[in-house]
Context: one part of a larger RNA
RNA sequence: GAACGAACGCUGGCGGCGUGCUUAACACAUGCAAGUCGUGCGGGAUAGGGGGUUCGCCCCCUUGAGAGCGGCAGACGGGUGAGUAACACGUGGGUAAUUUGUCCUUGGGUGUGGAAUAACCAGCCGAAAGGUUGGCUAAUACCGCAUAAGACCACGGAGCUAAGGCUCUGCGGUAAAAGAUUUCGGUUGCCUGAGGAGGAGCCCGCGGCCGAUUAGCUAGUUGGUGAGGUAAUGGCUCACCAAGGCGACGAUCGGUAGCUGGUCUGAGAGGAUGAUCAGCCACACUGGUACUUAGACACGGACCAGACUCCUACGGGAGGCAGCAGUGGGGAAUAUUGCGCAAUGGGCGAAAGCCUGACGCAGCAACGCCGCGUGGGUGAUGAAGGCCUUCGGGUCGUAAAGCCCUGUCAGAUGGGAAGAAACCUAGAAAUAGCUGACGGUACCAUCAAAGGAAGCACCGGCUAACUCCGUGCCAGCAGCCGCGGUAAUACGGAGGGUGCAAGCGUUGUUC
Repeated sequence: GAACGAACGCUGGCGGCGUGCUUAACACAUGCAAGUCGUGCGGGAUAGGGGGUUCGCCCCCUUGAGAGCGGCAGACGGGUGAGUAACACGUGGGUAAUUUGUCCUUGGGUGUGGAAUAACCAGCCGAAAGGUUGGCUAAUACCGCAUAAGACCACGGAGCUAAGGCUCUGCGGUAAAAGAUUUCGGUUGCCUGAGGAGGAGCCCGCGGCCGAUUAGCUAGUUGGUGAGGUAAUGGCUCACCAAGGCGACGAUCGGUAGCUGGUCUGAGAGGAUGAUCAGCCACACUGGUACUUAGACACGGACCAGACUCCUACGGGAGGCAGCAGUGGGGAAUAUUGCGCAAUGGGCGAAAGCCUGACGCAGCAACGCCGCGUGGGUGAUGAAGGCCUUCGGGUCGUAAAGCCCUGUCAGAUGGGAAGAAACCUAGAAAUAGCUGACGGUACCAUCAAAGGAAGCACCGGCUAACUCCGUGCCAGCAGCCGCGGUAAUACGGAGGGUGCAAGCGUUGUUC
């Protein structure tokens, strides 16, 4: 000098765009953050209309809430950085060792039966959370049978090849399916193949911290055979066999740490760093486990154990903000228990639509960057006043006043957006119609008025800027050198000056 997710002191007019718990991965009151589908299914509270009535109610039509079975989504999105020195990350490869719901392209199929169960009804237990017994019922829920182009398995044959790969072929065996809606044209599902896209798993080369005051480490350890397991290779696991494997090119141990694109600095080389944004990883009160699923060993799922908090009728139960706000605590220090799904994106749905603290906005904070303003011109008896003085004067100083103007921002009045064209409806089509949280915001016009808007640090040298008074090695200053003991440009005040400016200084950290 530059930089910062900064803090502190003094000061503070406006706007735009960003940024905002770096500390306790400390504990959390309250609300919200993942639902959706009636065009899969049974059922149907309520309300409206009509009819009957023994006045209890019953029947029909329309409406269809909550719950339930079932499907898809809850593995995304959002948070955090604890752990991790590791194929975790980066980069380049391999997979003939693999998988992939939804989506795209393309081929074939969708036949025929059955038994249940929730909801519901009735009863029972419990303070609650919840549970239990009996009875009824449906499906795109569940289970048989049939069929099998192709797929898979076993045994053969031929060709190519790089090993479990590809192509052709023979024989035997195994396993499918679901309907809904319709304007009857169709639309959309379901099953089984092949290819693709995008995603994921696994393996390998190379690369990126410190300590040798850590020198030896290792028994599933290293390799083999066989088996199990997995989508898949593999000591991944197990049985047996062998005795290997790593290490001064730093093993092992200890410390520290999420990694990267980047960011800061620097002429560069390099050094430091990894907030915001983006990619990957890991975690979700602590530890462990699996279930479901195309995908989890699953933040707002399950089970077990533990610590903590809460409820209890003492028998037993409930919970997990490192989601968005918010609270306590810690701290030098970090914001609203806001508005909206209008846009973008996501989930479900045929669609209308519903959900979405993702997101879009608003609020708070000079925390940062950028822009603007706090007026312009004229004005010398160089006014008054302050300060200095060699008492002549000098200086603040065209500065002020006065006179003439202008109208940015703030203020008032009036007007007032873009962001939104789709979906959908109507129509043969062209086309038409709907929708804005921000927001009466941005912006535009008019009005009035110099009116409401400047501070902070420094002035011995480094380093731009000097005098007076006070103090008297005191009080104090100080980044370094050093000032202060009676004329201190270095302390404190004043006048003046210098530098930056809605900021200026100080502290901390990096180069």
A computed fold for a 511-nucleotide part of an RNA from a bacterium, annotated as small-subunit ribosomal RNA, 5' domain. The full RNA is in RNAcentral, with records from SILVA.